[in-house]
Predicted 3D model of a 350-nucleotide part of an RNA (small-subunit ribosomal RNA, central domain) from an uncultured prokaryote.
The full RNA is in RNAcentral, with records from ENA.
It matches the Rfam family "Bacterial small subunit ribosomal RNA".
Context: one part of a larger RNA
RNA sequence: CUGGGCGUAAAGCGCGCGUAGGCGGUAUUGUAAGUGGGAUGUGAAAGCCCCGGGCUCAACCUGGGAACUGCAUUCCAAACUGCAAAACUAGAGUAUGGUAGAGGAUAGUGGAAUUUCAGGUGUAGCGGUGAAAUGCGUAGAGAUCUGAAGGAACACCAGUGGCGAAGGCGACUGUCUGGACCAAUACUGACGCUGAGGUGCGAAAGCGUGGGGAGCAAACAGGAUUAGAUACCCUGGUAGUCCACGCCGUAAACGAUGUCAACUAGCCGUUGGGGGUCUUAGUAUCCUUAGUGGCGCAGCUAACGCGAUAAGUUGACCGCCUGGGGAGUACGGUCGCAAGAUUAAAACUC
Numbered sequence: 001c002u003g004g005g006c007g008u009a010a011a012g013c014g015c016g017c018g019u020a021g022g023c024g025g026u027a028u029u030g031u032a033a034g035u036g037g038g039a040u041g042u043g044a045a046a047g048c049c050c051c052g053g054g055c056u057c058a059a060c061c062u063g064g065g066a067a068c069u070g071c072a073u074u075c076c077a078a079a080c081u082g083c084a085a086a087a088c089u090a091g092a093g094u095a096u097g098g099u100a101g102a103g104g105a106u107a108g109u110g111g112a113a114u115u116u117c118a119g120g121u122g123u124a125g126c127g128g129u130g131a132a133a134u135g136c137g138u139a140g141a142g143a144u145c146u147g148a149a150g151g152a153a154c155a156c157c158a159g160u161g162g163c164g165a166a167g168g169c170g171a172c173u174g175u176c177u178g179g180a181c182c183a184a185u186a187c188u189g190a191c192g193c194u195g196a197g198g199u200g201c202g203a204a205a206g207c208g209u210g211g212g213g214a215g216c217a218a219a220c221a222g223g224a225u226u227a228g229a230u231a232c233c234c235u236g237g238u239a240g241u242c243c244a245c246g247c248c249g250u251a252a253a254c255g256a257u258g259u260c261a262a263c264u265a266g267c268c269g270u271u272g273g274g275g276g277u278c279u280u281a282g283u284a285u286c287c288u289u290a291g292u293g294g295c296g297c298a299g300c301u302a303a304c305g306c307g308a309u310a311a312g313u314u315g316a317c318c319g320c321c322u323g324g325g326g327a328g329u330a331c332g333g334u335c336g337c338a339a340g341a342u343u344a345a346a347a348c349u350c
Base pairs, nucleotide, nucleotide: 003322004321005320006319007304008303012318014201015200016199017198021194022193023192025088026087028085029084030083031082033081034080035077036076037075038074039073040072041071042070049065050064051063052062053061054060091191092188093187094186095185096183097182098181099180103177104176105175106174107173108172109171110154115149116148117147118146119145120144121143125136126135162169163168206247207246208245209244210243211242215241216240220236221235222234223233258317259316260315261314262313263312266295267294268293269292270291271290272289273288274287275286276285277284299306300305323350324349325348332343333342334341335340
């Protein structure tokens, strides 16, 4: 380079936005760069190939032809691609009217519970376990009642329910704000898709500074267990978990399935819209549209399975894989306060 692949065998970047690039709807006219055809010139000889000839054959030598798939000039064609012009509305978008939602940010509010503190009642245990002990308690615990403080999380509703690009999002109210969907028209007129670099977001843990600290709880201490027990169990308990600002940039970041578009039997649920029919105005039923689930035909698959939310049939663009170990390591570069991240080999070995 070509090929074959990427749900589970190696392989889809964690997810967006977007530059270059690649690709790009319908119809018309022009152009002729790509494209197709013709002509001319050139494409040295030798060699290769074909047909002959000469050494007794062959190798070898030699004559002719073909070929030299190329390049240049010129002429013709105009379907397709490109370019130019002027159009179109089916892609994309805008406007109008509605709808649902834990989408995001911020301010405030609430109740239950845990803990602590203060006070009342009250007396000998409480707690914990497989059983215990450490621990707490006559300086009055635990239990119970009242009050206060403070932090964190929001039971029921709750649902293969909803929203978000992903990470993720769940008490209530206000403010600001992003997106989606539906219906009917009007408008713009290809404005589109993908996306190397780039840039932004990105759970948890971790880091820096300053707060906060109820519960939980790495580390740590003690009690048990055990041959031992640097564990599992128990009693405590500090970082941390929470907030603000700034870093980190990784996860089984998973649907282990890149994004976009088109096409391809049915059946059953469910969420948000729209429409129709029946009707006793309770609802029932049908159609349509956007999601989200369960089966399933064809087809695909090594099988498992997937099956209009494809892993089916195709197209566009990107990323990635190429035997196991060594190794996602070393070295170098970049980034980071650090932890480390990212890019990424080889020797050797099977």